[in-house]
RNA sequence: CCCCGAUAAAGGCAAACCGGUGGCGACGCCGGGACGCAAUGCCACGGGUCUCUACGAGACAGCCGGGCUACCGAA
Repeated sequence: CCCCGAUAAAGGCAAACCGGUGGCGACGCCGGGACGCAAUGCCACGGGUCUCUACGAGACAGCCGGGCUACCGAA
C1' cells in the first nucleotide's frame, strides 16, 4: 500500500414519521427525529423501480452492479 472490518477510539451520515418549503408528480431542500449505514460520500455508466402532459422529459446513489474519492487500524 492492497485486501479486510473489531462489542476498539475519535468523528460522520440519517429511514419511517412530524413541521416548513419547491415540484403536476415520482421526489428535492430546510428543521426536528433515529430505523439503519464502514462508503448510507460523489457519479444515472449497465440493470431495476417509480413519475408525468409519455416517440419524450424526469425521480431514486438508503435496490443491485460499476467508476471515482475518503477517516480509523485490532485480527